A computed fold for a 330-nucleotide part of an RNA from a hot springs metagenome, annotated as large-subunit ribosomal RNA, domain IV. It matches the Rfam family "Bacterial large subunit ribosomal RNA".

[in-house]
Context: one part of a larger RNA
RNA sequence: CCCAGGCCAGGGAACUCGGCAAACUGGCCCCGUAACUUUGGGAGAAGGGGUGCCUGCGGUCCUCGGCAAAAACCGGGGUCCGCAGGUCGCAGUGACAAGGGGGACCUGACUGUUUAACAAAAACAUAGCUCCCCGCUAGCCCGAAAGGGUGUGUACGGGGGGUGAAUCCUGGCCACUGGUGGUACGUGAAACCCGGGUUCAACCGGGCGAAGCGCCACUGAAGGCCGGGGGUAACCCUGACCCUCUUAAGGUAGCCAAAUGCCUUGUCGGGUAAGUUCCGACGCGCAUGAACGGAUCAACGAGGUCCCCGCUGUCCCGGCCUGGGGCCCC
Numbered sequence: 001c002c003c004a005g006g007c008c009a010g011g012g013a014a015c016u017c018g019g020c021a022a023a024c025u026g027g028c029c030c031c032g033u034a035a036c037u038u039u040g041g042g043a044g045a046a047g048g049g050g051u052g053c054c055u056g057c058g059g060u061c062c063u064c065g066g067c068a069a070a071a072a073c074c075g076g077g078g079u080c081c082g083c084a085g086g087u088c089g090c091a092g093u094g095a096c097a098a099g100g101g102g103g104a105c106c107u108g109a110c111u112g113u114u115u116a117a118c119a120a121a122a123a124c125a126u127a128g129c130u131c132c133c134c135g136c137u138a139g140c141c142c143g144a145a146a147g148g149g150u151g152u153g154u155a156c157g158g159g160g161g162g163u164g165a166a167u168c169c170u171g172g173c174c175a176c177u178g179g180u181g182g183u184a185c186g187u188g189a190a191a192c193c194c195g196g197g198u199u200c201a202a203c204c205g206g207g208c209g210a211a212g213c214g215c216c217a218c219u220g221a222a223g224g225c226c227g228g229g230g231g232u233a234a235c236c237c238u239g240a241c242c243c244u245c246u247u248a249a250g251g252u253a254g255c256c257a258a259a260u261g262c263c264u265u266g267u268c269g270g271g272u273a274a275g276u277u278c279c280g281a282c283g284c285g286c287a288u289g290a291a292c293g294g295a296u297c298a299a300c301g302a303g304g305u306c307c308c309c310g311c312u313g314u315c316c317c318g319g320c321c322u323g324g325g326g327c328c329c330c
Stems, first nucleotide, its partner, number of pairs: 001325008010316002014314001019311001027051005036041001038165001052087008061078006088092001100309007107301002112124002128163007139150004167295003171226003176223002178219005185214003192207005227245005254288001255285001266282005
């Protein structure tokens, strides 16, 4: 010096990216427990008190004996519960074993699942919601096929996509792309019919005309998309209001410097003596926004962030001790 442990005056997170690590707490009994809430929960909330041993007394239950038929009573042995007095230590769940706690926000509802061997998560899944396909010789899937799976199932079923508990909700646009339906008409291959051509064919022209496409509609919990400029109120400011260009329609309800805001450490408020983080507000938002779901949310989380209490060798700042290694000598 390294590894694994034990202890520390005073201070107590000043350490650090960050309380990482360590320490505190810890079992059982009693008292007592807030906001919030989906009324289940939150709860072991929080916060207190007790805990050994000895003696005495009371009670519960089991058992044996006595007067005994039973109950009751008396005596012996045992179990558990309780009260009182006493007693020892620094300390009584005396070793082992054995939650630190609280207040907020982000995110995912939850229990689960995952990168075997650098990631356990806000990723995946999930109930629930929704859309599409399918009437069974179905639909979807495997297979040149035969055949097979779903399924010896049958729409309260099966397959596929999306969203992701509950609660409150889910706005506008069908111009584009897709899907579905329709269609007088246009286009539209071969076959077929008619004509030309030739000895027969090839070949040429016309007719007929399926799907598809054009065309016409519908369709967003389909792929998607959801504007700009100027003026205006009797201080100023602001702009309910007006004008104008333009689109298929111009972002509704909500929500926000957010896991989304460039400018940005935005501005204001809170917390600190001091706060690029955090919380509450504000909002023409570089570039939020409604099942690529929006908002909210009790419970839950080895998730992320901030604060407080307790506690500590993380630190001020280092010291000592035990064991092992290294190191030195043989």